Predicted 3D model of a 354-nucleotide part of an RNA (small-subunit ribosomal RNA, central domain) from a metagenome. The full RNA is in RNAcentral, with records from SILVA.
Context: one part of a larger RNA
């Protein structure tokens, strides 16, 4: 190369979008590259088979004849597949049209309640905090109780195995702009498609650079406890940071530890969202209850697995492409290269050792 894996033993990129390449619905006709078939040449000898001769046999050596030599190049010829090429089609994919559902995304106004600090009154001795304390706060009047105000951050009930989103993620309200999907359709295009090496976009927190903001909450730090000790769990403080703009970083237990897309195989039973058909109705953008597609969940038949599980949202049957994996450690180092301001990140060994 073949061949075997990849949910948990190594092994699915974080995610999508896309080039090149691979792969590709259904009909017919031309064609005849691939493909198969007939012939010829050509493919060194030696070596195998064989059939004869020669050495007295044998080994051996000579000749004929056959195999082998899997190519390569011509030539006649098929025509299923596969390719090119014309033409058509509609079951893929797009595109239009309806009327709905969403915390999808940006930008702007705006609202809530708490916390913090603060004016102004009360009020008059403790408060906070612990398993128990102390540290801390407090006659400069706390801590509670009434009212006013500033200032950040955040979005309680609803709330839900429930919604959107490719994935990170996304929750107060109203307006605006932009995007995807799902259902419906006697509209429209005519395979326009899948994947997808490089490449590109997107990317939780944390961290970095500039410039604001700083209410809580809190890495570092400092005090107090515990304790043999205590660089901690606990309590008192608290500065980055958290927030907001503008650029970087490219990582995670980025998890469903499960790649994308596509066809074919059994129930039940919840629930989202559209369309039906019945019934029922306060007549409304209502209720019920069945079916069909499209999500998301939950029990299971077959099947599959080494269990443990999966089980139409597969880890079963099978097709296409892509990525990765090949005992543990050294080690995701080290060296080189790229890439960043940096911290790092991508690649990515090997000596030795078991």
């Nucleotide at each position: 190369u073949u061949g075997g894996g990849u949910c948990u033993a190594a092994a699915g990129c974080a995610u999508c979008c896309g080039u090149a390449g691979u792969c590709g619905g259904u009909u017919u006709g031309u064609u005849a590259a691939g493909u198969c078939u007939u012939u010829u040449g050509u493919g060194a000898a030696a070596u195998u088979g064989u059939u004869a001769u020669a050495c007295u046999u044998a080994a051996u050596a000579u000749a004929g004849c056959a195999a082998c030599g899997u190519g390569c190049a011509a030539u006649a010829g098929a025509u299923a597949c596969u390719g090119a090429u014309a033409a058509a089609c509609u079951a893929g994919a797009a595109a239009c049209c309806g009327g709905g559902a969403g915390a999808a995304g940006g930008u702007a106004a705006g609202a809530g309640u708490a916390u913090u600090c603060u004016g102004g009154g009360g009020g008059g001795a403790a408060c906070g905090g612990u398993u128990a304390a102390a540290u801390g706060u407090u006659a400069u009047a706390a801590u509670c109780c009434c009212u006013g105000g500033a200032g950040g951050a955040c979005u309680a009930c609803c709330a839900a195995c429930g919604g959107c989103g490719a994935a990170g993620g996304c929750a107060c309200u109203u307006a605006u702009c932009u995007a995807g999907a799902a259902c419906g359709g006697a509209u429209u295009u005519g395979a326009c498609g899948a994947u997808g090496a490089g490449g590109g976009a997107u990317g939780a927190a944390a961290g970095c650079u500039g410039g604001g903001g700083g209410a809580g909450c809190a890495a570092a730090a400092g005090g107090g406890a515990u304790u043999a000790g205590a660089u901690a769990c606990c309590c008192c403080u608290g500065u980055a940071g958290u927030c907001c703009c503008a650029g970087c970083c490219g990582u995670a237990a980025a998890c469903a530890c499960u790649g994308u897309g596509g066809g074919c195989u059994g129930a039940g039973u919840g629930u989202u969202g559209c369309a039906u058909a019945u019934a029922c109705u306060u007549c409304g953008a209502g209720u019920a209850u069945g079916u069909g597609c499209a999500g998301u969940g939950c029990u299971u038949a077959a099947g599959c697995g080494a269990a443990g599980g999966c089980g139409u949202u597969a880890a079963g049957c099978u097709c296409a492409c892509c990525a990765c994996c090949u005992g543990g450690g050294a080690a995701g180092u080290a060296c080189g290269g790229u890439c960043g301001c940096a911290a790092g990140g991508c690649u990515g060994a090997a000596a030795c050792u078991u």